The RNA shown here (c-di-GMP-I riboswitch aptamer) has 75 nucleotides and comes from a Gemmatimonadota bacterium. Its Rfam family is "c-di-GMP-I riboswitch aptamer". Its family is annotated with cyclic-di-GMP binding in the Gene Ontology. Taxonomically the source falls in Gemmatimonadota (Bacteria, Pseudomonadati). The model forms 87% of the base pairs in the Rfam consensus. The sequence was found by an Rfam model in a public genome assembly. The coordinates come from a structure-prediction model, not an experiment, and the mean pLDDT is 82.

[in-house]
RNA sequence: UUCCGAAAAAGGCACCCCGGUCGCGAGGCCGGUCCGCAAAGCCGGGGAUCUCACCGAGACCGCCCCGGUGCCGAA
Repeated sequence: UUCCGAAAAAGGCACCCCGGUCGCGAGGCCGGUCCGCAAAGCCGGGGAUCUCACCGAGACCGCCCCGGUGCCGAA
């Protein structure tokens, strides 16, 4: 360095649900909660699903896949 992923270390995110708020809607944001996640961190691309003032625009991406980048270093 690559592969790999621990009963290690430092951390991180945060399901469902609840309250508030925004949106036509799918849903988003904030707070609580913490099911879980080696990436359930970030960037880009493809597919699926969903919504609508529908032929175009959006939502999600913790639904899947691929590429890049990225913490640690046991076996």